[in-house]
RNA sequence: UGAGUGAAACAGAUGAUCGCGCCUGUCCGUACGAAAGGGGGCAGGUGAGGAAAGUCCGGGCUUCACAGGGCAGGAUGCCGGAUAACGUCCGGUGGAGGUGACUCCAAGGCAGGUGCAACAGAAAUAUACCGCCGGGAAUUCCCGGUAAGGGUGGAAGGGCAGCUUAAGAGACUACCGCCCUCCCGGUAACGGGAGGGGCACAUGUAAACCCCAUCCGAAGCAAGACCGAAUAGAAAGCGAUACAGCUGCCCGCUGUGCUUUCAGGUGGGUCGCUAGAGACUGUUGGCAACAGCAGUUCCAGAUAGAUGAUCAUCCAACGACAUAACCCGGCUUACCGUUUCGCUCACUUU
Repeated sequence: UGAGUGAAACAGAUGAUCGCGCCUGUCCGUACGAAAGGGGGCAGGUGAGGAAAGUCCGGGCUUCACAGGGCAGGAUGCCGGAUAACGUCCGGUGGAGGUGACUCCAAGGCAGGUGCAACAGAAAUAUACCGCCGGGAAUUCCCGGUAAGGGUGGAAGGGCAGCUUAAGAGACUACCGCCCUCCCGGUAACGGGAGGGGCACAUGUAAACCCCAUCCGAAGCAAGACCGAAUAGAAAGCGAUACAGCUGCCCGCUGUGCUUUCAGGUGGGUCGCUAGAGACUGUUGGCAACAGCAGUUCCAGAUAGAUGAUCAUCCAACGACAUAACCCGGCUUACCGUUUCGCUCACUUU
RNA backbone atom coordinates (compact mmCIF):
# COMPACT_ATOMS: atom_id res chain seq x y z
C1' U A 1 0.00 0.00 0.00
C1' G A 2 -3.79 -3.55 -1.14
C1' A A 3 -7.16 -7.40 0.29
C1' G A 4 -9.64 -9.35 4.43
C1' U A 5 -11.43 -10.34 9.48
C1' G A 6 -13.44 -9.22 14.53
C1' A A 7 -15.44 -5.46 17.77
C1' A A 8 -17.13 -0.48 19.14
C1' A A 9 -19.20 4.55 18.42
C1' C A 10 -22.29 7.98 15.56
C1' A A 11 -27.16 8.13 12.88
C1' G A 12 -26.59 15.36 9.99
C1' A A 13 -24.55 19.95 13.15
C1' U A 14 -25.42 25.17 14.87
C1' G A 15 -28.73 29.36 15.16
C1' A A 16 -33.58 31.93 14.43
C1' U A 17 -39.05 31.92 13.81
C1' C A 18 -43.72 29.32 13.97
C1' G A 19 -46.44 24.88 15.75
C1' C A 20 -47.53 20.32 19.14
C1' G A 21 -47.56 16.76 24.02
C1' C A 22 -46.22 16.78 29.23
C1' C A 23 -44.39 19.17 33.91
C1' U A 24 -43.56 23.52 37.19
C1' G A 25 -44.62 28.60 38.39
C1' U A 26 -47.82 32.72 37.76
C1' C A 27 -52.19 35.51 36.10
C1' C A 28 -57.21 35.33 34.35
C1' G A 29 -61.53 32.58 34.79
C1' U A 30 -64.81 29.53 37.77
C1' A A 31 -68.79 29.33 32.02
C1' C A 32 -69.22 22.79 31.96
C1' G A 33 -70.00 18.92 35.78
C1' A A 34 -73.48 15.85 41.44
C1' A A 35 -68.49 15.21 42.48
C1' A A 36 -63.77 14.00 40.91
C1' G A 37 -62.11 16.77 37.34
C1' G A 38 -61.74 20.38 33.65
C1' G A 39 -60.48 25.99 30.37
C1' G A 40 -57.27 30.21 28.57
C1' G A 41 -52.71 33.57 28.54
C1' C A 42 -47.50 34.20 29.80
C1' A A 43 -42.57 32.40 31.49
C1' G A 44 -39.27 28.37 32.24
C1' G A 45 -38.07 23.15 31.70
C1' U A 46 -38.51 18.65 28.96
C1' G A 47 -39.84 15.51 24.68
C1' A A 48 -38.27 8.37 20.60
C1' G A 49 -34.62 4.19 18.52
C1' G A 50 -30.41 1.19 17.39
C1' A A 51 -33.53 -1.10 15.86
C1' A A 52 -38.91 2.34 19.22
C1' A A 53 -40.19 -2.68 14.04
C1' G A 54 -41.59 -8.26 13.71
C1' U A 55 -44.42 -9.83 18.31
C1' C A 56 -40.48 -14.98 17.83
C1' C A 57 -38.58 -16.56 23.00
C1' G A 58 -37.81 -15.38 28.52
C1' G A 59 -39.03 -12.65 33.07
C1' G A 60 -41.41 -8.82 36.26
C1' C A 61 -46.44 -7.14 37.25
C1' U A 62 -52.01 -8.23 37.28
C1' U A 63 -56.55 -11.31 37.50
C1' C A 64 -58.31 -16.26 37.61
C1' A A 65 -57.11 -21.40 38.79
C1' C A 66 -54.23 -24.61 42.00
C1' A A 67 -53.49 -30.73 48.21
C1' G A 68 -50.61 -34.33 45.67
C1' G A 69 -49.86 -37.45 41.41
C1' G A 70 -50.71 -39.02 36.36
C1' C A 71 -52.32 -38.77 30.99
C1' A A 72 -52.43 -35.67 26.79
C1' G A 73 -49.93 -31.44 24.47
C1' G A 74 -45.73 -28.11 23.66
C1' A A 75 -40.59 -26.63 23.93
C1' U A 76 -35.49 -27.76 24.49
C1' G A 77 -31.29 -31.42 23.58
C1' C A 78 -22.36 -31.90 23.51
C1' C A 79 -19.98 -29.98 28.51
C1' G A 80 -19.22 -26.23 32.25
C1' G A 81 -20.65 -21.43 33.73
C1' A A 82 -23.67 -16.51 33.69
C1' U A 83 -28.67 -14.85 34.77
C1' A A 84 -34.78 -12.94 37.62
C1' A A 85 -35.34 -16.27 33.44
C1' C A 86 -34.47 -17.99 28.48
C1' G A 87 -34.79 -21.41 22.93
C1' U A 88 -30.17 -15.92 25.09
C1' C A 89 -25.03 -14.93 26.38
C1' C A 90 -19.78 -16.45 27.82
C1' G A 91 -15.82 -20.11 27.96
C1' G A 92 -14.61 -24.91 26.28
C1' U A 93 -15.19 -30.02 23.46
C1' G A 94 -16.25 -32.36 18.81
C1' G A 95 -17.31 -31.63 13.58
C1' A A 96 -17.31 -28.48 8.86
C1' G A 97 -15.09 -24.27 5.89
C1' G A 98 -10.85 -20.85 5.17
C1' U A 99 -3.40 -20.07 3.59
C1' G A 100 -4.79 -17.16 7.94
C1' A A 101 -7.22 -13.66 11.34
C1' C A 102 -11.76 -16.04 11.96
C1' U A 103 -16.63 -18.05 10.80
C1' C A 104 -20.60 -21.80 10.94
C1' C A 105 -23.35 -26.30 13.50
C1' A A 106 -31.09 -28.26 15.96
C1' A A 107 -24.34 -31.45 18.14
C1' G A 108 -29.00 -37.20 22.70
C1' G A 109 -30.62 -42.20 20.63
C1' C A 110 -31.58 -45.57 13.90
C1' A A 111 -25.77 -51.56 18.02
C1' G A 112 -35.16 -51.25 20.81
C1' G A 113 -39.38 -51.31 17.29
C1' U A 114 -41.99 -49.27 12.95
C1' G A 115 -42.02 -46.29 8.53
C1' C A 116 -39.76 -43.97 4.12
C1' A A 117 -35.77 -43.82 0.29
C1' A A 118 -37.85 -41.19 -6.80
C1' C A 119 -34.83 -42.82 -10.99
C1' A A 120 -31.06 -46.18 -12.19
C1' G A 121 -29.55 -51.06 -10.95
C1' A A 122 -29.67 -58.29 -11.07
C1' A A 123 -30.03 -56.89 -6.03
C1' A A 124 -31.30 -51.34 -1.21
C1' U A 125 -30.34 -55.19 3.64
C1' A A 126 -31.25 -58.63 0.36
C1' U A 127 -29.24 -60.57 -4.05
C1' A A 128 -25.41 -62.98 -9.02
C1' C A 129 -26.40 -58.66 -14.76
C1' C A 130 -21.33 -58.91 -16.77
C1' G A 131 -16.98 -61.18 -15.07
C1' C A 132 -14.01 -65.19 -12.33
C1' C A 133 -13.85 -70.59 -10.79
C1' G A 134 -15.70 -75.82 -10.66
C1' G A 135 -19.04 -79.52 -12.70
C1' G A 136 -22.55 -81.52 -16.46
C1' A A 137 -22.43 -81.51 -21.42
C1' A A 138 -25.18 -79.85 -27.03
C1' U A 139 -18.38 -74.41 -27.91
C1' U A 140 -24.03 -70.07 -27.56
C1' C A 141 -27.22 -73.82 -22.51
C1' C A 142 -27.88 -75.66 -17.35
C1' C A 143 -26.32 -76.45 -12.02
C1' G A 144 -23.18 -74.79 -8.11
C1' G A 145 -19.35 -71.50 -5.72
C1' U A 146 -17.74 -66.37 -5.48
C1' A A 147 -18.83 -59.54 -3.61
C1' A A 148 -11.54 -59.56 -5.79
C1' G A 149 -12.86 -56.73 -10.64
C1' G A 150 -16.78 -54.11 -14.10
C1' G A 151 -21.48 -51.62 -14.39
C1' U A 152 -25.95 -48.76 -11.55
C1' G A 153 -26.56 -45.44 -7.59
C1' G A 154 -26.18 -40.30 -2.76
C1' A A 155 -25.43 -45.19 -0.50
C1' A A 156 -23.65 -52.18 -2.51
C1' G A 157 -22.47 -56.29 3.03
C1' G A 158 -16.17 -52.15 7.45
C1' G A 159 -11.33 -50.04 4.46
C1' C A 160 -6.64 -51.50 2.62
C1' A A 161 -2.36 -54.78 1.88
C1' G A 162 -1.08 -59.78 2.26
C1' C A 163 -1.71 -65.17 3.17
C1' U A 164 -4.75 -69.07 1.74
C1' U A 165 -7.73 -70.83 -2.34
C1' A A 166 -10.39 -74.09 -8.04
C1' A A 167 -11.81 -68.90 -7.88
C1' G A 168 -12.82 -66.16 -3.68
C1' A A 169 -14.30 -64.45 1.12
C1' G A 170 -12.45 -61.58 8.45
C1' A A 171 -11.73 -67.96 6.69
C1' C A 172 -6.71 -66.13 8.67
C1' U A 173 -2.66 -61.94 9.64
C1' A A 174 -0.69 -56.59 10.11
C1' C A 175 -2.41 -51.48 10.06
C1' C A 176 -6.76 -48.15 10.13
C1' G A 177 -12.02 -48.02 11.61
C1' C A 178 -16.01 -49.98 14.97
C1' C A 179 -17.52 -52.19 19.74
C1' C A 180 -16.11 -53.83 24.87
C1' U A 181 -12.84 -53.56 29.26
C1' C A 182 -9.01 -51.11 31.87
C1' C A 183 -5.27 -47.12 32.87
C1' C A 184 -3.73 -41.84 32.62
C1' G A 185 -5.15 -36.38 32.05
C1' G A 186 -9.47 -33.16 32.54
C1' U A 187 -15.06 -30.58 37.10
C1' A A 188 -17.11 -32.36 32.41
C1' A A 189 -17.94 -32.81 27.14
C1' C A 190 -13.64 -35.19 25.61
C1' G A 191 -8.40 -36.38 24.67
C1' G A 192 -4.17 -39.97 24.99
C1' G A 193 -2.68 -45.09 25.73
C1' A A 194 -2.96 -50.63 26.61
C1' G A 195 -5.57 -55.19 25.99
C1' G A 196 -9.56 -57.98 23.92
C1' G A 197 -13.68 -59.11 20.21
C1' G A 198 -13.28 -61.23 13.57
C1' C A 199 -16.91 -57.55 13.47
C1' A A 200 -25.03 -60.28 11.77
C1' C A 201 -23.83 -53.43 15.57
C1' A A 202 -22.36 -52.01 10.47
C1' U A 203 -26.59 -47.56 3.77
C1' G A 204 -29.16 -43.04 5.01
C1' U A 205 -33.16 -40.61 7.47
C1' A A 206 -35.34 -38.97 14.39
C1' A A 207 -36.69 -30.01 11.83
C1' A A 208 -40.23 -39.32 10.23
C1' C A 209 -43.25 -41.86 14.07
C1' C A 210 -40.95 -43.15 18.34
C1' C A 211 -37.51 -43.75 22.89
C1' C A 212 -34.68 -41.10 26.80
C1' A A 213 -33.67 -36.62 29.83
C1' U A 214 -35.06 -31.59 31.44
C1' C A 215 -38.70 -27.67 31.62
C1' C A 216 -43.77 -25.70 31.03
C1' G A 217 -51.19 -23.71 34.87
C1' A A 218 -54.25 -19.98 31.73
C1' A A 219 -54.94 -15.13 29.94
C1' G A 220 -52.75 -10.53 29.16
C1' C A 221 -52.18 -3.09 30.81
C1' A A 222 -58.46 -2.91 26.26
C1' A A 223 -54.32 -6.95 32.44
C1' G A 224 -56.43 -5.05 36.57
C1' A A 225 -57.56 -1.72 41.26
C1' C A 226 -60.48 2.42 43.15
C1' C A 227 -64.24 6.64 43.11
C1' G A 228 -68.86 6.99 41.18
C1' A A 229 -73.96 10.65 37.99
C1' A A 230 -77.68 7.32 35.59
C1' U A 231 -80.98 2.98 35.07
C1' A A 232 -82.93 -1.74 37.00
C1' G A 233 -82.61 -3.85 42.70
C1' A A 234 -82.90 -4.80 48.44
C1' A A 235 -84.00 -3.25 53.54
C1' A A 236 -85.90 0.17 57.23
C1' G A 237 -88.93 4.42 58.44
C1' C A 238 -93.28 7.62 57.11
C1' G A 239 -97.90 7.01 54.58
C1' A A 240 -104.06 4.78 52.24
C1' U A 241 -108.26 9.76 56.93
C1' A A 242 -101.65 9.13 53.40
C1' C A 243 -98.17 10.74 49.64
C1' A A 244 -96.73 12.57 44.58
C1' G A 245 -98.04 15.07 39.82
C1' C A 246 -101.44 18.43 36.88
C1' U A 247 -101.72 22.87 40.71
C1' G A 248 -100.92 28.38 44.71
C1' C A 249 -106.12 26.65 46.88
C1' C A 250 -110.91 23.45 46.27
C1' C A 251 -113.00 19.64 43.21
C1' G A 252 -111.59 16.20 39.75
C1' C A 253 -108.33 12.91 37.20
C1' U A 254 -103.87 10.02 37.07
C1' G A 255 -100.20 7.46 39.75
C1' U A 256 -97.80 4.83 44.18
C1' G A 257 -94.82 7.38 46.40
C1' C A 258 -91.10 10.08 49.75
C1' U A 259 -86.69 9.82 53.00
C1' U A 260 -82.44 7.18 54.67
C1' U A 261 -79.13 3.17 54.23
C1' C A 262 -77.09 -0.80 51.34
C1' A A 263 -75.88 -3.40 46.94
C1' G A 264 -74.55 -2.55 42.00
C1' G A 265 -71.63 -0.46 38.58
C1' U A 266 -73.01 2.52 32.79
C1' G A 267 -71.23 7.49 30.85
C1' G A 268 -67.17 9.94 33.27
C1' G A 269 -62.79 10.27 36.36
C1' U A 270 -58.35 8.57 39.26
C1' C A 271 -54.59 4.95 39.69
C1' G A 272 -51.79 1.14 37.17
C1' C A 273 -47.80 4.79 34.16
C1' U A 274 -42.80 4.96 34.40
C1' A A 275 -37.18 5.77 40.03
C1' G A 276 -36.15 1.02 37.09
C1' A A 277 -33.19 -6.58 37.39
C1' G A 278 -32.42 2.13 35.58
C1' A A 279 -28.30 5.12 33.28
C1' C A 280 -23.21 6.97 33.60
C1' U A 281 -18.25 7.08 35.89
C1' G A 282 -14.62 4.75 38.88
C1' U A 283 -12.92 0.47 41.30
C1' U A 284 -12.57 -4.88 42.95
C1' G A 285 -13.19 -10.23 41.53
C1' G A 286 -13.51 -13.29 37.06
C1' C A 287 -10.20 -15.51 30.58
C1' A A 288 -15.30 -13.94 29.74
C1' A A 289 -20.65 -13.61 30.09
C1' C A 290 -21.37 -11.25 34.68
C1' A A 291 -21.29 -9.92 39.88
C1' G A 292 -19.97 -6.73 44.26
C1' C A 293 -18.85 -1.79 46.16
C1' A A 294 -18.55 3.67 45.90
C1' G A 295 -20.00 8.17 43.63
C1' U A 296 -23.01 11.02 40.26
C1' U A 297 -27.67 11.50 37.87
C1' C A 298 -33.38 11.60 36.63
C1' C A 299 -33.94 10.53 31.00
C1' A A 300 -41.44 11.08 26.95
C1' G A 301 -45.76 9.24 29.58
C1' A A 302 -50.18 10.47 25.71
C1' U A 303 -55.67 8.11 25.53
C1' A A 304 -57.50 9.36 19.26
C1' G A 305 -52.77 9.55 20.83
C1' A A 306 -47.34 15.02 20.87
C1' U A 307 -41.21 15.41 17.73
C1' G A 308 -43.03 18.84 12.50
C1' A A 309 -42.34 23.07 9.07
C1' U A 310 -39.58 27.33 7.10
C1' C A 311 -35.04 30.21 6.65
C1' A A 312 -29.54 30.95 7.14
C1' U A 313 -24.54 28.82 7.55
C1' C A 314 -21.55 24.38 7.39
C1' C A 315 -20.20 19.07 5.65
C1' A A 316 -19.07 13.24 5.27
C1' A A 317 -23.43 17.27 0.67
C1' C A 318 -30.55 16.40 -0.69
C1' G A 319 -28.81 12.68 5.47
C1' A A 320 -30.84 5.71 5.20
C1' C A 321 -34.07 2.19 7.94
C1' A A 322 -37.83 3.74 10.65
C1' U A 323 -41.95 6.72 15.20
C1' A A 324 -42.70 4.93 22.18
C1' A A 325 -48.31 3.19 24.26
C1' C A 326 -47.04 -1.41 31.10
C1' C A 327 -41.77 -2.39 31.83
C1' C A 328 -37.24 -5.11 31.23
C1' G A 329 -33.48 -9.17 29.10
C1' G A 330 -32.70 -11.40 24.29
C1' C A 331 -33.40 -13.10 19.17
C1' U A 332 -34.66 -11.97 14.16
C1' U A 333 -35.33 -8.64 10.25
C1' A A 334 -34.55 -3.40 7.82
C1' C A 335 -30.69 0.33 7.09
C1' C A 336 -27.58 6.06 3.42
C1' G A 337 -23.16 6.09 5.16
C1' U A 338 -18.92 7.90 8.44
C1' U A 339 -15.22 7.14 12.16
C1' U A 340 -12.06 4.43 15.75
C1' C A 341 -9.42 0.12 17.65
C1' G A 342 -7.44 -5.10 17.55
C1' C A 343 -5.84 -8.93 14.31
C1' U A 344 -4.59 -11.78 9.52
C1' C A 345 -2.56 -12.45 4.53
C1' A A 346 0.16 -10.61 0.21
C1' C A 347 3.55 -7.13 -1.85
C1' U A 348 7.11 -3.13 -1.35
C1' U A 349 10.83 -0.15 1.36
C1' U A 350 14.38 0.33 5.39
Bacterial RNase P class A from a Lachnospiraceae bacterium, 350 nucleotides, folded computationally. The coordinates come from a structure-prediction model, not an experiment, and the mean pLDDT is 76. The source organism's lineage runs through Bacteria, Bacillati, Bacillota, Clostridia and Lachnospiraceae. Rfam family: Bacterial RNase P class A. By type it is a ribozyme. From the family's description: Ribonuclease P (RNase P) is a ubiquitous endoribonuclease, found in archaea, bacteria and eukarya as well as chloroplasts and mitochondria. RNAcentral holds the sequence, with entries from ENA.